Molecule: transfer RNA
Organism: Alphaproteobacteria bacterium LSUCC0684
């Protein structure tokens, strides 16, 4: 240099066909319990990597850029 893949919450990961974003786990609260553990509610937590684009709308299409990883090539 080239080609694929990833890239959403503190994690680890959904998200079908574009219709405005969840789930477990952690975390706060509280309920239970003589008290912890497990249980069981309720909540907080996100500019969906980044910069444009295309649409009436884009996590999702498209281009560029960045990081990570995997294969190829190159170079004495």
């Nucleotide at each position: 240099g080239g080609g694929c893949g990833a890239c959403u919450a503190g994690c680890u990961c959904a998200g079908c066909u574009g219709g405005u974003a969840g789930a477990g786990c952690a975390c706060a609260c509280c309920c239970c319990u003589g008290a912890u553990a497990a249980g069981g509610g309720u909540g907080a937590g996100g500019u969906c990597g980044c910069u444009g684009g295309u649409u009436c709308a884009a996590g999702c299409c498209c281009a560029g850029c960045g990081u990570c990883g995997c294969c190829c090539a190159c170079c004495a």